[in-house]
Context: one part of a larger RNA
RNA sequence: CCCUGCCUGAGGGAAAUCGGCCAAUUAGCGGCGUAACUUCGGGAUAUGCCGUGCCUGGAUUGGUUCACGCCUUUCCAGGUCUUAGUAACUCAGGGGUUCCAACUGUUUAAUACAAACAUAGCUGACUGCGAGCGCGAAAGCGUUAGUACAGUCAGUGAAUCCUGGUCUGUGCCUGUCUGUUAAAGCUCAGAAAUGGGUCGAAGCACAGGUUAACGCCGGGACUAACUAUGAGUCUCUUAAGGUAGCCAAACGCCUUGUCGGUUAAAUGCCGACGUGCAUGAAGGGAGCAAUGAGAUCCCCACUGUCCCCAGGAGGGCUC
Numbered sequence: 001c002c003c004u005g006c007c008u009g010a011g012g013g014a015a016a017u018c019g020g021c022c023a024a025u026u027a028g029c030g031g032c033g034u035a036a037c038u039u040c041g042g043g044a045u046a047u048g049c050c051g052u053g054c055c056u057g058g059a060u061u062g063g064u065u066c067a068c069g070c071c072u073u074u075c076c077a078g079g080u081c082u083u084a085g086u087a088a089c090u091c092a093g094g095g096g097u098u099c100c101a102a103c104u105g106u107u108u109a110a111u112a113c114a115a116a117c118a119u120a121g122c123u124g125a126c127u128g129c130g131a132g133c134g135c136g137a138a139a140g141c142g143u144u145a146g147u148a149c150a151g152u153c154a155g156u157g158a159a160u161c162c163u164g165g166u167c168u169g170u171g172c173c174u175g176u177c178u179g180u181u182a183a184a185g186c187u188c189a190g191a192a193a194u195g196g197g198u199c200g201a202a203g204c205a206c207a208g209g210u211u212a213a214c215g216c217c218g219g220g221a222c223u224a225a226c227u228a229u230g231a232g233u234c235u236c237u238u239a240a241g242g243u244a245g246c247c248a249a250a251c252g253c254c255u256u257g258u259c260g261g262u263u264a265a266a267u268g269c270c271g272a273c274g275u276g277c278a279u280g281a282a283g284g285g286a287g288c289a290a291u292g293a294g295a296u297c298c299c300c301a302c303u304g305u306c307c308c309c310a311g312g313a314g315g316g317c318u319c
Base pairs, nucleotide, nucleotide: 001316002315003314004313006312007311008310009309011307012306015305020302028052029051030050031049032048037042039158053080054079055078056077057076058075059074062071063070064069081085093300094299095298096297098295099294100292101291105117106116121156122155123154124153125152126151127150132143133142134141135140160286161285162284164217165216166215169214170213171210172209173208174207175206178205179204180203185198186197187196188195189194218236219235220234221233222232245279246276257273258272259271260270261269262268
C1' cells in the first nucleotide's frame, strides 16, 4: 500500500447521497396500557410505560411415593452484587401522509417480483345435447360418462356508491318486396367453337335492432345598475356534443401553473383551485378498512452516510 459477510470512536447527528443505500437502533417473556380509521373481523406486539439475576424465608399448583422425599406452577417479603440480570447466542426500529393494486397467490431458468398476470365478484355472447367449443383429411376423441345452478368464449376485476349521451361510420344480429349476381340448369342461334336470353343462392345494396360491441362525446358572438363573471340570448354545426365524478393525478404541453401548509431556504410532498395541450364512467368512474421485499414525502429514535477522518483485527504484498 491492497483486500475483508470484521471491530471501536470525542463532539455533532443525514449536514453525506438520486434516495438514510449501508450501518446503527429495537428485540425474548410477564404486567399495565393502547389512537385515527374500519367492511366491526380488525388496526394491535399499535404507540407508550414498568419488571426481569442470584440468595434466604413464607405461602402455593400439579405429578409421583406407604413414607421420607424428588420434580414442577404461581405469589409475597427481606437481602445481595454489578454501568448493565432475555447481561453471551437467539431476538420487530417505530409513527404519519399520499399514489397504485382489494386481499393470499403467480411471473420474464441467466439484468425486471412490480402498479404486470391471476383471483373471487360483475357483465355480455354462443349452446336443448347427435348441442356449442376445440383437435383431426376422416373415422373418431376431449369438454363429459357432464346437461343451462352446465359448458365454451370475451371483457371488467373484492365489497360500497354508481355506470350518463350517441346506432352517423365499422362490426354483429334480424328482415318482406326490390336491385345486383357465379357455376350449373333451361332455352334460342350456330355444323361447331361460341354467342344471346332466362332462372338465380349466399353476399352486397336496402329497412330495422344492438354500445358492460369497435368506437365517439363541438365552435363563435352578445349579455346583470362599479369592475369582473356570465344564470341567460343569438348563431353555425353534429349521430350525439363529456353527465355524475375526479385532477397540474403514474394522465397538464405551457409549468418550478396559482393559493395555503411543511423548511431559515423546497423544480419535492400534502391540501385546495380548474377553459382539463390531451380526465371521465366495466378500454370502467369515484372511493376504500385490511394486505404489500411496490412508489412518494415527513417526523421520532439511531448511527463513521457525512463534518473528518483515526485506531485496531485477520489476510495479502514487500523485506
Large-subunit ribosomal RNA, domain IV from a Candidatus Thorarchaeota archaeon, 319 nucleotides, folded computationally. The source organism's lineage runs through Archaea, Promethearchaeati and Candidatus Thorarchaeota. Model confidence (mean pLDDT): 87 of 100. The full RNA is in RNAcentral, with records from ENA.